[in-house]
RNA sequence: AGCGACCUUCGGGGCAGGGUGCGGGACGGUUGACCGUCCUCAUUCCCGACCGGCGGUAAUCCCCCGCCCGGCACUCAGCGGCAGGGGGCGAGCCCGUCAGCCUCAGCGGUGGAUUCCGGUGAGAUUCCGGAGCCGACGGUAAAGUCCGAGUGGGCGAAGGUGGUC
Numbered sequence: 001a002g003c004g005a006c007c008u009u010c011g012g013g014g015c016a017g018g019g020u021g022c023g024g025g026a027c028g029g030u031u032g033a034c035c036g037u038c039c040u041c042a043u044u045c046c047c048g049a050c051c052g053g054c055g056g057u058a059a060u061c062c063c064c065c066g067c068c069c070g071g072c073a074c075u076c077a078g079c080g081g082c083a084g085g086g087g088g089c090g091a092g093c094c095c096g097u098c099a100g101c102c103u104c105a106g107c108g109g110u111g112g113a114u115u116c117c118g119g120u121g122a123g124a125u126u127c128c129g130g131a132g133c134c135g136a137c138g139g140u141a142a143a144g145u146c147c148g149a150g151u152g153g154g155c156g157a158a159g160g161u162g163g164u165c
Stems, first nucleotide, its partner, number of pairs: 002164002005161006017047003023040007049145002051135002053097004061088005066082003069078001092133002100110003115131005137148003
């Protein structure tokens, strides 16, 4: 350093504010039906707000090293430069994948978003700025954000033990 085994731990974020009022309640119209007024009522509707699993890729940016410039050489300075090397961060909508759903189960299927414009640059669907779009299943007033399945499962991450080469 590689490989395989076992163990431990970890392993998801989000409605501020406003509007409406299905429904419920009180009172009135002598009773019922029905109607009216008032109160209450949605994280689901409307305006608006907010959030972004895991792995991969990833030029900007940051760090280290090297080199260059520094008008011949050497030394030194520098908001200096480099399509040199190494490392770090880095995508909801690029690739893959987990959960969930279909299925007795497995296999298999399903499981969102055509992102776009501008900037920088040799190169960006990843960086910077702007605009747009998306979000499983069950419940319930129609849910990415509430409750539930779930003290669950899991892609995976970190560490350890002993083994082998």

This is a predicted structure of a 165-nucleotide RNA (FMN riboswitch aptamer (RFN element)) from Symbiobacterium thermophilum.
The sequence was found by an Rfam model in a public genome assembly.
Its mean pLDDT, the model's own confidence on a scale to 100, is 75.
The source organism's lineage runs through Bacteria, Bacillota, Clostridia, Symbiobacteriaceae and Symbiobacterium.